[in-house]
Molecule: transfer RNA
Organism: Bacillota bacterium
RNA sequence: GGGGCUGUAGCUCAUCUGGUAGAGCACAACGCUGGCAGCGUUGGGGUAGAGAGUUCGAGCCUCUUCAGCUCCA
Numbered sequence: 001g002g003g004g005c006u007g008u009a010g011c012u013c014a015u016c017u018g019g020u021a022g023a024g025c026a027c028a029a030c031g032c033u034g035g036c037a038g039c040g041u042u043g044g045g046g047u048a049g050a051g052a053g054u055u056c057g058a059g060c061c062u063c064u065u066c067a068g069c070u071c072c073a
Stems, first nucleotide, its partner, number of pairs: 001072007010025004019056001027043006049065005
């Protein structure tokens, strides 16, 4: 220098070919329990690495860019 992959909630990951972002763990409150642990119920939390474009509509398509991993030279 060139190619590929990854980047979504605090963490690990889903979201099948564009249609209004979810799970587990963690966290908070409440309940069960003599207490701890544990279990149950409810709740808070992200606009999807950053920016731009296409579209009625983008996490999903296109371009630029940043970071990490990897292959080639």